[in-house]
Context: one part of a larger RNA
């Protein structure tokens, strides 16, 4: 000198764009953050004088909830990065070839009875389906062969047709697995570590997985790693970001990729996909309700609260846009997202007036008392209106025949008014730009270093003028 997710002090006019718990992965009141489908299904209700049409919906079924959003605790390893590979899988989407025949039994809802304080249930009976089951069929699978095994569903419409369903093959995109190389610090406690009634290293039979494998069981052998750093300790990782002429060094906020986690530990279920943040079960800690028998919960989602701390925002508006889920669609949901609010936290831009104006006015300060400085500064004259205040008009972003804007009466534009509403902070002994006076008297104090202060202090404190930067300026911390 540069830089920062910064903080503290003094000060503060505006706009644009960004950024905003780095500490306690501490505990959380309250509200919202994942639903949708009546064109899968039976029922119920609203409405109507009644039918039809319409609307709403607890339940069964489907799809989604594995995405999106948060955090960095763990992890020194295939976790990540680069480059390859074979023994796999893939809902939705695209392409291609086929198919959808015949039958059946239930369970919710509902009704009756009934348990419980509640959470939530129990028994009996009835019922529908794109829910479930059986038979038949199969260019698929298994198998050396003989042979064996496996499917389906309808809905809307007057119809055409459209949307769904099943099997097989291929694709796209995604996921699981393996391997080469790279990936911080320190050698002290190293001939040490793993294993010692042991899966530790390898082999065989078997099991298991979508798939290779000690992945797992049994048996057998006794191994495996290590100065090319085992073991142990701290740490998410790369793109990036900062610095530097570069090489390097430091960093891992925001943004986009990968990984891991979801009160702590463990486990599986469902599913194309999870061992699942707003799913389930068990154990634990904590909090809450209770009729003491038993139950409920999980903000490292968005706001917000307490606490910690030098420190970090609103319990806001909207689905108008982009994107996502469901739906044939209309549409519904979406704290993703789009916006607004707060904060000089940062970067960038604009302003706080321009021109003229000496009798060089006055106060102030200095003085050798002559004057000098302040200083064209002001006053005064004239001009302008960026900003500001008050009125008028008023967007683009909307893509679609039309309609549809949270932002927002915002940006912008136009008229009027009046220089009006707007400057501070630090420094001045040297490095280092900028000097005198007064006070103090090794005191009070200053200070990053050298140092200053003991009666004429350019170094302390105040004042006048000066220098530097400027809506900021200094200091502290960290880093190059």
């Nucleotide at each position: 000198g540069g830089a920062u997710g910064a903080a503290c002090g003094c000060u503060c006019g505006c706009g644009g764009c960004a950024u905003g718990c780095u500490u306690a992965a501490c505990a959380c009141a309250u509200g919202c953050a994942a639903g949708u489908u009546g064109a899968a299904c039976g029922g119920g209700a609203a409405g109507u004088g009644g039918u039809g049409u319409u609307u709403c919906u607890a339940g069964u079924g489907g799809c989604g909830a594995a995405c999106g959003g948060g955090u960095g605790a763990g992890u020194a390893a295939c976790g990540c990065a680069u480059a390859a590979g074979a023994a796999c899988u893939u809902g939705u989407c695209c392409u291609u070839g086929g198919g959808a025949g015949g039958g059946g039994a239930a369970c919710a809802a509902c009704a009756a009875c009934u348990g419980g304080a509640a959470a939530c249930g129990g028994u009996u009976g009835c019922u529908a389906a794109u829910a479930c089951c059986c038979c038949g069929u199969a260019g698929g699978c298994u198998g050396a062969g003989g042979a064996g095994c496996a499917a389906a569903a309808g809905g809307a419409g007057a119809a055409a047709u459209c949307c769904a369903c099943c099997c097989a093959a291929g694709g796209a995109g995604g996921g699981g697995c393996u391997c080469a190389c790279g990936u911080c610090u320190g050698a002290u406690u190293a001939a040490g570590c793993c294993a010692a009634u042991a899966g530790u290293u390898g082999g065989u039979c078997a099991g298991g997985u979508a798939a290779g494998a000690g992945c797992u069981u049994a048996c057998c052998a006794a191994g495996g790693c290590g100065a090319u750093g085992a073991c142990g300790a701290g740490a998410g990782u790369g793109g990036u970001u900062c610095u530097u002429a570069g090489a390097g060094g430091a960093u891992g906020a925001u943004c986009a990729g990968c990984c891991a986690c979801a009160c702590u530990g463990g486990g599986a279920c469902u599913a194309a996909g999870a061992c699942a943040u707003g799913g389930c079960c068990c154990a634990g800690a904590c909090u809450c309700c209770u009729a003491c028998g038993g139950g409920a919960g999980g903000c490292a989602g968005c706001a917000g609260u307490g606490g910690g701390g030098a420190u970090u925002u609103u319990u806001c508006c909207g689905c108008a846009a982009u994107g996502g889920g469901c739906g044939a669609a209309a549409g519904c949901c979406u704290g993703a997202c789009g916006g607004a609010g707060c904060a000089a936290u940062g970067c960038c831009g604009c302003g706080u007036g321009g021109a003229g104006g000496u009798g060089g006015a006055a106060g102030g300060c200095c003085u050798a008392u002559g004057g000098g400085u302040g200083g064209u500064c002001a006053a005064c004259u004239u001009c302008u209106u960026u900003u500001c205040u008050c009125g008028g008009a008023g967007a683009a972003g909307a893509a679609a025949c039309a309609a549809u804007g949270a932002u927002g009466g915002u940006a912008u534009u136009u008229g009027a008014g009046g220089a009006a509403u707007a400057a501070g902070c630090a420094u001045a002994g040297g490095a280092u730009a900028a000097c005198u006076c007064u006070g103090u008297g090794c005191u009070a104090g200053c200070a990053g270093c050298c140092a200053c202060g003991g009666u004429a202090a350019g170094a302390c404190a105040g004042a006048g003028g000066a220098u530097g930067c400027a809506a900021g300026c200094a200091u502290u911390a960290u880093u190059c």
Source information: This is a predicted structure of a 480-nucleotide part of an RNA (small-subunit ribosomal RNA, 5' domain) from Triticum aestivum. It matches the Rfam family "Bacterial small subunit ribosomal RNA". Rfam links the family to the GO terms ribosome and structural constituent of ribosome. The RNAcentral record of the full RNA draws on SILVA.